[in-house]
Context: one part of a larger RNA
Parts: sequence; C1' cells; structure tokens
RNA sequence: UGACGGAAGGGCACCACCAGGCGUGGAGUCUGCGGCUUAAUCUGACUCAACACGGCGAAGCUUACCAGGGCCAGACAUGUAUAGGAUUGACAGAUUGAUAGCUCUUUCAUGAUCACGUGGUUGGUGGUGCAUGGCCGUUCUUAGUUCGUGGGGUGACUUGUCUGCUCUACUGCGAUAACGAACGAGACCUCCGCGGUUAAAUGCUUCCCAUGCGCAAGCAGAAGGAAGCUCUUAGCCGGACUGUUAGUUUUUCAAGCUAAAGGAAGGUGGAGGCAAUAACAGGUCUGUGAUGCCCUUAGAUGUUCUGGGCCGCACGCGUACUACAAUGGCGGGUUCAGCGGGAUGACUUGACCGUAAGGUCUGGCGACUCCUGUGAAAACCUGUCGUGGCUGGGAUCGGUGGUUGUAAUUAUCCGCCGUGAACCAGGAAUGCCUAGUAAGUGCGGGUCAUAAACCCGCGUUGAUUACGUCCCUGCCCUUUGUACA
Repeated sequence: UGACGGAAGGGCACCACCAGGCGUGGAGUCUGCGGCUUAAUCUGACUCAACACGGCGAAGCUUACCAGGGCCAGACAUGUAUAGGAUUGACAGAUUGAUAGCUCUUUCAUGAUCACGUGGUUGGUGGUGCAUGGCCGUUCUUAGUUCGUGGGGUGACUUGUCUGCUCUACUGCGAUAACGAACGAGACCUCCGCGGUUAAAUGCUUCCCAUGCGCAAGCAGAAGGAAGCUCUUAGCCGGACUGUUAGUUUUUCAAGCUAAAGGAAGGUGGAGGCAAUAACAGGUCUGUGAUGCCCUUAGAUGUUCUGGGCCGCACGCGUACUACAAUGGCGGGUUCAGCGGGAUGACUUGACCGUAAGGUCUGGCGACUCCUGUGAAAACCUGUCGUGGCUGGGAUCGGUGGUUGUAAUUAUCCGCCGUGAACCAGGAAUGCCUAGUAAGUGCGGGUCAUAAACCCGCGUUGAUUACGUCCCUGCCCUUUGUACA
C1' cells in the first nucleotide's frame, strides 16, 4: 500500500430488506443440463458471471458423432517407369443400399493431362482459450482512476483525492500545503412527449361530377378534375435552465432540499446507447481464408454419398407454456392499435370449391400507392351453463383430410371426428418488480422449404403498495486491529 475481521462509524442498492403485487417450487406439456442407455446418443459452458445459452426451433444438408461406400481437389522439386504407351474412362454379367467400372470377368476406347518413390505443401467443426489476436462477459452500475510542479518522508509511499454540509455522482459548496490539469460521471447520441417553419404527393380534407336510391327534401358517390395543407410524412429550429414565488438548512448572502404557480413537459422530463483505471490464467481455436505449436494427411481427423444419431428414458435440476374455472367457459353481435415485412415466384386482395386445413382462377405490389384501415386479442353487449374433476382442463391415444419437402416411419406442421389423464391454488425454499411500471392481452420480426411454448421489438387494458431503512444479503468510503501478500 493492499487483503481480511462473527471491529467501529458514515453512505448506498427491489440482482437487499420493509409494505405489497405477480409468481416459481406441486400438476400436465415444451425445452436446456446432468445421469442412465447406446454403434453413436458430437461438443463447449457449471455460484452470482453454465443450464429456451453457443443467436443450438438438427428429418437430408447443417454435422463436428456412429455403420459403411466413393474421390483427390497429394501444389512444387527431384528420381523411376514411359510413345514399342505413363495413365484415364466404360456397356453387360458378378458384386453392391446404389445405373459408385468400387472390385472381378470380358475386352474396347484414351493419349503424357498422369502413375510409382522421396522431400515438401495443402486441408482439417482434430488438440491446446493454461501459447495467442479480436470480440464478448464479469469484477462494477457503482464512483472511481491518474499526471505535472510544489510540500512531507532516508525510502516504499503520501498530500492533492478532505473534518463538515450536499448530490444519482470525486456532483457541488466550502475547508485547505497545495496549485493546475486529464480519463471516468455529467455534457454528448438515439427514441418518446409540446410548438414553429419549410415543403410535397404515393397522404388527407373540401368542392364539382357519371350514376344509384328516393314522391320529395335529400343521401351515397367510381374514374376524373379543382383548391387547400388541420390531420400524415420528415428536414431544420425552438422549448426546461431549480428559471419564478414561498418555506427550510445555513458560514445568516453557499451548495442544496421541500412545496406551489405557470407550463406539453419540473427537478438527470421518461427510456435506452456510449462508458475510465486495474484485472480474471472467465468464455470463444465450433464465426472468420485471424493464428503459434502439436497431431493427422490416401485403409485420411481432407472431401463427398447412403443410412442412423444429436429427439433414445427407472431418475434429479433449471427457464417457460397451459391450467386448476363463474372477475369464468361456450354461442351470437359490437368495437379499437402500433412496431414491421414482402422477388431463389416473396407478401398476397377478390371470386369460386371445401365443415376446416387447403385448393383453383384472376388481379395488386420491388411498396407512405398493393397485401393493409394489418376491421388483432383481451375488452364491451347479449344468451346459456350453475359448482360437479362439470359445458373447467386439454395431456394421451385411435381414425381421417391436407400441406412442405427427393424423402415425414421415431408420427415436420395444420385441419376434422372421437378419446378426455393429472390438476380443486402448490411444503421447505426462492425470483422479479415503484407508473403507463407489475400483471393480463394479442401483433410483427429473427430462425424458416416446412415452423414458436424461444428470443428481439410493438402497441392495447392497466392495479395494489413504498417514496423508507441498514435488520438480512452485498457494495463504497473513513477510522482501527492483524505481518496474511
């Protein structure tokens, strides 16, 4: 100087507690991990910081694993053989999963491309992340880290970097042997919320209008035309700064804190991004034509083909989904979004067929134009059911119709009919969370031929309870003890 303390004192955090909400842990299913099994069930990762993670939803490919079969894509150098032929290809039969001349039989064709040795390349999802780069994660979401000159100390080092008050903050006020600076914090960037301005048409509004309905008044209004820019879109600006008032603290004039007004917005306006110093023998050689070394290199650990496996099931653990119903289920009706995406024929309107899944025909759109007002779901209205393992629940299994794909068996996915399991709110334990948040609810995108119980986003409905504390769990600072490094 650190580290540690079942030492003290301050301060902080819903990865801590308190007050609560929703849960998880119990059930069924899905999925990851272990174990067991297996020809193989490829493998990495194991407290936070492994386990719906490897963007890991694997029927082939992927694919690294297993059972087998082909091929050389063995550069280059050198030697041997060789135009009196180095080699290469092949029908049929046998052989084989195979119409692989793979091998054998049989002969034909080919013509210096090769073959056989040696050296040496190359390739490798082979090994080593404890040889590495890069990237990521974590310590660590907190406020921390460092320098120049000066002061102190023989020196390591220290002061600066602080008693106090304050702040989310080493943020400020101030104090002061320090003064001045740098990184981090903040500022900054993106999105959301308000306004102004500039505009445009593929947007919207108003008007005219064929025509239709109507006795009429009038209503609806395709294509087209005119005008405008409130709404839409998106470029530039503005706006909020503890600015104003009051109270409080006070060094009586601080930094700040509390309340109110005005305001679209009030205390960092909300949510994200970025993010210092020092580290870890954290993860990744299975992201890379990043990479050292080792291994292998033709009976291949290269590459490709066929089939299987990664899905296997006495069991244990983790993340989820669906539920256990009446604040509900099932009919019928009503009514509203915002992020997206769309050409390897993708996204698909409309009409028709079909109970549906789906199919056929016809169109639109490389998109502010069409899909699409994505007429979403929960929600609301109404009818019915009446607390029963029931019209709750939808596992399991049978039959059957489609779709994707060369291929669906170990059932890709979807539909229809039937079947109708556990589950009556979950022990010890434990997770997340403070406002448009939790929770409910659907939608879009990623993956994708097929395709979401996952992930990443988006809106919609929308609470209860704190607005605190250091008791538990941890973190930071100061003081202190200990020679533990």
This is a predicted structure of a 485-nucleotide part of an RNA (small-subunit ribosomal RNA, 3' major domain) from Dysnectes brevis.
It matches the Rfam family "Eukaryotic small subunit ribosomal RNA". The family has 90 seed sequences and 75,755 matches in Rfam 15.1.
The prediction has a mean pLDDT of 80.
RNAcentral holds the full RNA, with entries from ENA and SILVA.